This is a predicted structure of a 79-nucleotide RNA (c-di-GMP-I-GGC riboswitch aptamer) from a Desulfuromonadales bacterium.
The model forms 82% of the base pairs in the Rfam consensus.
The RNAcentral record of the sequence draws on Ribocentre.
Its mean pLDDT, the model's own confidence on a scale to 100, is 84.
C1' cells in the first nucleotide's frame, strides 16, 4: 500500500405509517430498520423515473440506497 473479519467504537437508515411542500418523479420532519466500510459530498458521463410540447426528438426537473468518474474520510484481525 492492497484487501476488509461472527473484532471494537461511533454512524447512516430501505419498505411501511403520520405530517408538510410539490402537477408529478420526489424532498423535508417524526416513527420504523431492509440493508450499508464510504448508504459521506458531488447530477460530470450513462441508466431509470416525472413533466411540457403531437412526437423519433428536444426543454425543464428527480434519483449519488442504479453503475461509473471526481473530492474527502473513523477503526484495522488474518493474509
Nucleotide at each position: 500500500u492492497c484487501u476488509g473479519a461472527c473484532a471494537a467504537u461511533a454512524g447512516c437508515a430501505a419498505a411501511c405509517c403520520c405530517g408538510u411542500a410539490g402537477c408529478a418523479a420526489u424532498a423535508c420532519g417524526g416513527g420504523g430498520a431492509c440493508g450499508c466500510a464510504a448508504a459521506g459530498c458531488u447530477a460530470u458521463g450513462g441508466g431509470u423515473c416525472c413533466u411540457u410540447g403531437c412526437a423519433c426528438c428536444a426543454g425543464g426537473g428527480a434519483u449519488u440506497g442504479c453503475c461509473a468518474g471526481g473530492c474527502u474520510g473513523c477503526c484495522g484481525a488474518a493474509g